[in-house]
Context: one part of a larger RNA
RNA sequence: GGACGAACGCUGGCGGCGUGCCUAACACAUGCAAGUCGAGCGGAGGAUUCGAGAUGUUUACAUCGAAGGAUCCUUAGCGGCGGACGGGUGAGUAACACGUGGGUAACCUGCCUCAGAGUGGGGGAUAGCCUUUCGAAAGGAAGAUUAAUACCGCAUAAGAUUGUACUGCCACAUGGCAGAGCAAGAAAAGGAGCAAUCCGCUUUGAGAUGGACCCGCGGCGCAUUAGCUAGUUGGUGAGGUAACGGCUCACCAAGGCCACGAUGCGUAGCCGACCUGAGAGGGUGAUCGGCCACAUUGGAACUGAGACACGGUCCAGACUCCUACGGGAGGCAGCAGUGGGGAAUAUUGCACAAUGGGCGAAAGCCUGAUGCAGCAACGCCGCGUGAGUGAUGAAGGCCUUCGGGUCGUAAAGCUCUUUGAUCAGGGAUGAUAAUGACAGUACCUGAAAAACAAGCCACGGCUAACUACGUGCCAGCAGCCGCGGUAAUACCGUAGGUGGCGAGCGUUGUCC
Repeated sequence: GGACGAACGCUGGCGGCGUGCCUAACACAUGCAAGUCGAGCGGAGGAUUCGAGAUGUUUACAUCGAAGGAUCCUUAGCGGCGGACGGGUGAGUAACACGUGGGUAACCUGCCUCAGAGUGGGGGAUAGCCUUUCGAAAGGAAGAUUAAUACCGCAUAAGAUUGUACUGCCACAUGGCAGAGCAAGAAAAGGAGCAAUCCGCUUUGAGAUGGACCCGCGGCGCAUUAGCUAGUUGGUGAGGUAACGGCUCACCAAGGCCACGAUGCGUAGCCGACCUGAGAGGGUGAUCGGCCACAUUGGAACUGAGACACGGUCCAGACUCCUACGGGAGGCAGCAGUGGGGAAUAUUGCACAAUGGGCGAAAGCCUGAUGCAGCAACGCCGCGUGAGUGAUGAAGGCCUUCGGGUCGUAAAGCUCUUUGAUCAGGGAUGAUAAUGACAGUACCUGAAAAACAAGCCACGGCUAACUACGUGCCAGCAGCCGCGGUAAUACCGUAGGUGGCGAGCGUUGUCC
């Protein structure tokens, strides 16, 4: 000098764009943050209407209306898809976690795309509803009964799977691909519509996307850490997995790593990037993007295409809450917000209008993702606080050798202008026909008046900028040298002046 997620002191007009718990991965009141589908299903409730018939009675109308039917609306439950995304945090992790480059002839992939084939015929349940019942509650129990795109057999099915033996081609070893023979067992679901048809379902192949595993290389400190290791290293066999593998197990062998730093301890999420620097390098890993890990602590599996699952389940621990003392409930490192910690970090806001996501045939619903608004000079950038003229160098302040000098064209005065702020009118783009939270916002036009808007630090040298008074080795200053003991350009305070920067200016901290 530059930089900062900064803080502190003094000061503070506006706008645009960003950024905002770095500390206690501390504890959390309250609200919201993941639902959706009635075009999968049976019910339940409500509304309208038809309705045997009954009543009144001017024999044609009015009122009521059982069983049941139709239409519409709502949705607790069963069922499907989604809750594995999105959002948060960085505790752990020195590791194939990450980066980069490869490999899988050792693998999986819901929804989506393309292509082939199919969708026949049956069965038994169970939520819900109803009845009874236990419990303070959370939540159950029993009986009866019912549906499905829920569940289970049967039929049919191949080039898919398994077993067995064969041929051709290929290969980096185990092997891979293709063809044909025999045998085995394995599938389905319907819904909407008058219909056409559409949406689904089953199976197979291919793709796309997403993931899984393996390997080479790379990136911290300490040797005042020198030895480490028994599933340890390898083999055979088995189990397990989507898959290879001591991943697990039985048996066998005695190996494996290490001064090119094993092991241990400490520290740490990694990267794209960011800061600095001429570069090489050094430092950092906030915001944004990619990957990883975690979700009160520890462990475990279930479901599922995908989790060992932040707002799912179970167990254990700590903590908090409710209780009728028998037993239950909870998890903000989601968005706001509270307490606490701290030098320090914001609103319990608006909207799904846009973008994106989930569900749905759609209308649409949900979405604290997101879009916006609020707060904060926290940062960067831009603008303003007026412009011109104006000497008798006014008044006043300060200094003075008392002559004057200086603040100083500065002010006043005169002539103008109106950015921002204020008031009034119009008023977008963002939205494709409709739909705008932002927002009557941005922007445009008009009006009035110089009117409402300047401070901070320094002034001995380094280092741009000096005098007076007060103080008297005191009080104090100080980054270094050093000032202060009676004329201090260095202290304190005041005043004047000057210099620097300017809605900021200084100080502190950290990095280069």